[in-house]
Annotation: The prediction has a mean pLDDT of 76. This is a predicted structure of a 364-nucleotide RNA (Bacterial RNase P class A) from Saccharimonadales bacterium (SeqCode). It matches the Rfam family "Bacterial RNase P class A". It is annotated as a ribozyme. A source record names the gene rnpB.
Order: sequence, then structure tokens, then C1' cells
RNA sequence: CCAGAUUGUUAAUUGGUCGCGUACUCCGUAAAAAGUGUACGAGGAAAGUCCGGGCAGCAUAGGGAAGGACAGUCGCUAACGGCGACCGGGGGCGACCCCAGGGAAAGUGCCACAGAAACGAAACAGCCCGUUUUCGGACGAGCUACGAUGAAACGAGCGGGGUAAGAGCCCGUAGUCUCCAGGGGUGACUUUGGAGAGAGGUAAACCCUCUCUGCUGCAAGGAAUGGGCCUAGUUGGAGCACGUUAUAACUGCUCCAUUGGUUUCCCGCCAGCCCGAAUAUAAUCCGCUUGAGCCUGCUGGCAACGGCAGGCCUAGAUAGAUGAUCAAUCUCGACAGAACCCGGCUUACAGGCUUUCUGGCACU
Repeated sequence: CCAGAUUGUUAAUUGGUCGCGUACUCCGUAAAAAGUGUACGAGGAAAGUCCGGGCAGCAUAGGGAAGGACAGUCGCUAACGGCGACCGGGGGCGACCCCAGGGAAAGUGCCACAGAAACGAAACAGCCCGUUUUCGGACGAGCUACGAUGAAACGAGCGGGGUAAGAGCCCGUAGUCUCCAGGGGUGACUUUGGAGAGAGGUAAACCCUCUCUGCUGCAAGGAAUGGGCCUAGUUGGAGCACGUUAUAACUGCUCCAUUGGUUUCCCGCCAGCCCGAAUAUAAUCCGCUUGAGCCUGCUGGCAACGGCAGGCCUAGAUAGAUGAUCAAUCUCGACAGAACCCGGCUUACAGGCUUUCUGGCACU
């Protein structure tokens, strides 16, 4: 210098005028309104609403089943399906990047087309033996190495033995998997030795295993449900008690059945009557922004992240403010607009700055 990998960051700047929202001040008013002044006033994604949590309400909320979600290990965290480090696999010369990364030696299912055959076994072509022959072949028996099809061919490569022909049929060796023992590691895993085995693929098919999981979302929800009654909570039946001279009624208890509600089912749970108040408007106020908060320094950790000290307060609207215009400068400006709040993920994004590296070429 060229080509590439990777980390973080920024999101035009300055000033004037007018306007809008919130808080406070002053003025004003019966109280307001209007007015004065000061301060503050969108984002890294405010977006998608895909995960996780806070917060709130609800036994119609509980228990179980079903259902749903996650999937290497160790850690981080309030939590996660997120993040970090590591392990294993794959790609790249490399920096580095990617992985729906548990189980197919529990069971069931499926494997298009082609092909003889798709997991049941079988044999199209072929090899070998026998019989037969019109010499083309036919029939019977054995075989699956070689050929053809396919993403995949019955499931261990190579060499040798073996055989009529062959084949893990046998042997040697390399490899795979399982189990056992030893070494290393918290662990995934790795390494050494020994023994054994022959098992197609597919779990983004059912399924099995492990862990997690109630539902509804700020139009949540609160101010704002208060009091009374007795027979003490659907209805029916039976038994007992009470009651009566006796029976019955009323009432209580127990048991059985039953009606309605309860996000899929079962259990469980809930269920009466009367009076008053408020509202009927998406009314008002609260929730609402001080929070797993931000900044700086020190510090523990490879890192994600944590600890300590100091400082800071930084939108809170409800038809919804955050705008318009003028001037100047430059490299001429992307995607985009809060609505309960956080942590992530994903998606969109002009230009600039920046960290640490890799490969190649040249020169010293």
C1' cells in the first nucleotide's frame, strides 16, 4: 500500500424571533382563566410486540392431569428462549465466522422420484455348480464382492486367508460405538489401557428424558362499596336430634343426589335477602416516572457481571407538547417519534470517528 476480519462510538453545529407541554415563581382572582419570569422537554433503535421480569387484579386465583416452552457444560442475572467463557461439530490459507448442539443400542411412524429391493427381506444385471439344449438359452441350487438406480442400498476401510463362486465367513491392522479401570478438568469433555459389539437415515414426525410454566395486562388497577338482616346461603331426598300428649310444621346436624358459575378435563372452590350512595363519561385525580436509574473514580473477575465511594435528577402528554422561521458554518445530514416501567432479542439506518488483528506485495 492492497484485500479482509473484528470492537466500540456518533447521529450536523451555533445564535435570534415566534409558538407548544410540564414544574416552580410572580401577578391576578371568590376560585379559576389569561398574563410575567426561570428551568427542563424523544431514540439508538422511542419500531416489531418476539422472549424475560417488575407492578396490578382475580379460589372463577388452590391441587392434579392435559397443554405450552427450553435443550452441550460452567457461570452471569431480578429473570430469560438473553449474555459471557469453555467443550464438541462444521466452514475459511488466516484473523474469524456458523450450529433447532439431549435421546434413533425404549416403542411407533415415515423414507418422494428412480430402482429388483427403502429396513420386511428380497435379487434386475452378474458370479459359480448341476441338469438340459434346437447352442440362442431354459430350469434347479448357492452367492452378493463387482454393475446399474438413488440423498441414502442392508451398513467397518485396507491387506491377506478362505471358497465351486463369494461374503467380518476368518485373521492382521486402522477407525467407530458401548462398558470397565487409571490420569487431567468444577464440568461439557479429553487421554491411556482393557473387554465387548455390528447398530441405515429422520425427533424443525409422534414420542421419551430434563428443567420451567395459573390467567389477564396501565382501557391493569386504585380514590370508590357502605350498611343492615337471619333462615348463614341452589334444589330435592333419607336418617338423627329438637319440638308435640301424639303426628306434622319450623330449625339444626350428617349423608346421598342435584342446578348454575369456574379459559380443556377431574377434584376443589363459589352461590341468600334488603337498604342506601356514586357513576353512566373511555368524566376527574392517582397509578406516572427515583429507577434491577445515570455519570465519574477505585476495585474483584479472562469475560458476562459484581463491590465500594462521590456526584446527579434527565419528557410524562391524554386527542395527545417536543414545532416553525431567519441567519451563519461544514464533510450538506440516514432510519425514524415516548404513552406503566425495566433487561434482552430482532428489524431499519447516510456519513464520520475508532479498537485489536489476519493474508498478500514492496521497501528498510